[in-house]
Molecule: c-di-GMP-I riboswitch aptamer
Organism: uncultured Rubrobacteraceae bacterium
RNA sequence: CUGUGUCAGGGGCAGCCCCGCCGUGAGGCGGGUACGCAAAGCCACGGGCCUCUCCAUCUUGAAGAGGCGGCCGGUCUACCAGC
Numbered sequence: 001c002u003g004u005g006u007c008a009g010g011g012g013c014a015g016c017c018c019c020g021c022c023g024u025g026a027g028g029c030g031g032g033u034a035c036g037c038a039a040a041g042c043c044a045c046g047g048g049c050c051u052c053u054c055c056a057u058c059u060u061g062a063a064g065a066g067g068c069g070g071c072c073g074g075u076c077u078a079c080c081a082g083c
Base pairs, nucleotide, nucleotide: 003083004081005080012037013036017032018031019030020029021028022027035070041076043074045073046072047071048068049067050066051065052064053063055061056060
């Protein structure tokens, strides 16, 4: 340096749910809480899912605008070290 990954050490993030705020909504932010995570760090690049508007349709389709990084893939970056 690269691969591998939690054996060890130092740690980190944080689900469901609750409260407050923002948003038409999906959802986001803050606090609590930890189900879990070796990238559960970053990024909407691809897929997928979700929301809103409008036009048709007769309950789904098309177009546009959004959201989800803890849905999957991918880009970039990173601590440690048994091997």